The part of an RNA shown here (large-subunit ribosomal RNA, domain I) has 554 nucleotides and comes from Myxococcus qinghaiensis. Model confidence (mean pLDDT): 85 of 100. Its Rfam family is "Bacterial large subunit ribosomal RNA". It was read from a public genome assembly.
Context: one part of a larger RNA
């Protein structure tokens, strides 16, 4: 020195555990904000650093309920001083207070700071100075007053308004813009993809939506949205890569309406006129709303029903809670819930905790009950408002124009210019009015379908920042969130930004009094606690690695 064996150190794997995560389901909610939000700064405690809570009334104030013996949040123990059955702490509803910043809004500003005006007011001799309260941003709209160039008028100015807006917010939604890596085995058309991303806007959903629709030439459907098929079909396509319908069938859910115009009126203004009056224009009231074409005109008729608003009655739920069955003994053990014996409950043998494994110990569970106040619904009554319908007639009026449609250039349709219908429109043109017009995938004819150029509309559908309940062949501390812990913390970075590690004594601190060595240490030896030191560097305690002892070989 090697190997073997033994005993240790180091280290923190493994096993077991779970306070935290994660996914889904159901219900709720789907917003907050100038009455100052989201998010913060700074403060508030007898002693107070963090977190939580709160705001100079500052771990809190008032009130109404619940509840019933302890309490003064927590890391985190303690001291002091208090409070509480005359009902505290605690839980819930409604209020009060609410510094400064922040849309931030009196002005400024390097957020949490600086400096003002006006009105009222306190101290003051004071017009000085120092305070208190309220108010003063901008835009839009409404009302009133005033008012030029310019006669009327208007612009503008001034005042008032708990009128509206602004800003924040996870996904879902609509619109305006809009890539590239990639694929095509290169690459430009094409694809990725109208995706990512940016902006604007809105709602609890959004958008769409009551046929100028399909279909078919027999016969039919009847607003929109969503799902399953049709179908990877028909098609599109450097006919490459790839892209990719619709009809129709089956389902979910169902709901239909209002205006413009003709016509009739009143108001204002202008024109003509002596006037009566007539006409134009503007906004307003009635009327009217569709394809068996409808309405305007005439005659008859005010009913069924109903969106919305308001006001009662009854009732369901949410935001605190209450009751809630049934077991003892013996043995082992530190400890009984284990074993044995004999019982009991069960609309309750889900689950959790308790010194090991508990239906009957505790919390609960099944079941039953409960709200002063606030909020959300349901049913029903009243009031306001609205309100369908039928018949006839005419060829007179109306039936949405810079529109349809066309040309050029693009875009959207599964459809890349193609035989290219259909939709949108930047440029240029530019109809008809029901004897009209549009569509049925070039186009023409015939047939069939439908009424564009105004608007609204629930449900079925999408999503989850969030609340509650439930569940999991999801994770179990290198996993699961980055975060089970001081976590978006420590730390790094000028900054945008990046971003950790770190869980476990024990049933109970009973957390080792006292003695000895030692440096008034560390640590150790006794003693003591405990079932056990499991001794705080604390469950278990692997390996690498480092030692000590010994056997043997060299």
């Nucleotide at each position: 020195g090697g190997c073997g064996u033994g005993c240790g150190g180091u280290g923190g794997a493994u096993g077991c555990c779970u306070a935290g995560g994660u996914g889904c389901c159901a219900a709720g909610a789907g917003g907050c904000g100038a009455u100052g939000a989201a998010g913060g700064a700074c403060g508030c405690g007898g002693g107070u650093g963090g977190c939580u809570g709160c705001g100079a009334a500052a771990a809190g104030c008032u009130u109404c309920g619940g509840g019933g013996a302890g309490c003064u949040g927590u890391c985190a123990a303690c001291c002091a001083a208090g409070c509480g059955u005359u009902g505290a702490u605690c839980c819930g509803g409604a209020g009060a207070u609410g510094u400064c910043c922040g849309a931030a809004u009196g002005g400024g500003g390097a957020a949490a700071c600086c400096c003002a005006g006006c009105a009222c007011u306190g101290c003051g001799a004071a017009u000085a100075g120092c305070g208190g309260u309220g108010u003063u941003a901008c835009c839009u709209c409404c009302u009133a007053c005033u008012a030029a160039a310019u006669a009327c008028a208007u612009a503008g100015g001034u005042a008032g308004g708990c009128a509206g807006g602004a800003g924040c917010u996870a996904a879902c939604c609509a619109g305006g813009g809009g890539a590239a890596g990639u694929g095509a085995a290169a690459c430009a058309u094409c694809u990725c993809a109208g995706u990512a991303c940016c902006c604007u806007g809105a709602g609890g959903a959004a958008g769409a939506g009551a046929a100028a629709a399909c279909a078919a030439u027999g016969a039919g459907u009847g607003a929109u949205u969503c799902c399953c098929a049709a179908a990877g079909u028909a098609g599109c396509g450097g006919c490459g890569a790839g892209c990719g319908a619709a009809a129709u069938g089956g389902g979910a859910a169902c709901a239909g309406c209002c205006c413009a115009a003709a016509c009739c009126g009143a108001u204002g203004u202008c024109a003509c006129g002596c006037a009566a009056g007539u006409g134009g224009c503007a906004g307003c009231g009635g009327g009217g709303u569709a394809g068996a074409g409808g309405g305007u005109c005439c005659a008859c008729g005010g009913u069924a029903g109903g969106a919305c608003u308001u006001u009662g009655a009854c009732u369901g739920g949410c935001u605190a809670g209450c009751g809630g069955a049934a077991g003892u003994c013996u043995c082992u053990g530190g400890a009984a819930a284990g074993a044995g014996a004999c019982a009991c409950c069960a609309a309750a043998g889900g689950g959790c905790g308790u010194g090991a494994u508990a239906g009957u110990c505790g919390c609960g569970u099944a079941c039953g009950c409960g709200a002063a106040a606030g909020c959300c619904g349901g049913u029903u009554g009243g009031a306001g408002c609205u309100g369908a319908g039928u018949g006839g007639g005419u060829u007179a009026c109306c039936c949405a124009a810079g529109u349809a449609a066309g040309a050029c250039g693009g875009g959207a349709c599964a459809c890349g210019u193609g035989c290219a219908a259909u939709c949108c429109u930047g440029u240029c043109u530019g109809a008809a009015u029901c004897a009209g017009c549009c569509g049925g995938g070039a186009c023409c004819a015939u047939c069939c379908g439908g009424u564009a150029a105004g608007g609204c509309u629930a449900a079925a559908u999408a999503c989850u920042c969030c609340u509650u309940g439930g569940c999991g062949a999801c994770c179990g501390a290198u996993a699961g969130u980055g975060a089970a812990c001081a976590a978006g913390u420590a730390c790094c970075g000028c900054g945008a930004g990046g971003g950790a590690a770190a869980g476990g004594u024990g049933a109970a601190a009973a957390g080792a009094a006292c003695c000895c060595c030692g440096g008034c240490a560390a640590g150790g030896g006794g003693a003591g606690u405990c079932a056990a030191a499991a001794g705080a560097a604390c469950c278990u305690g692997a390996a690498a690695c480092c030692g000590c002892a010994u056997g043997u070989c060299u």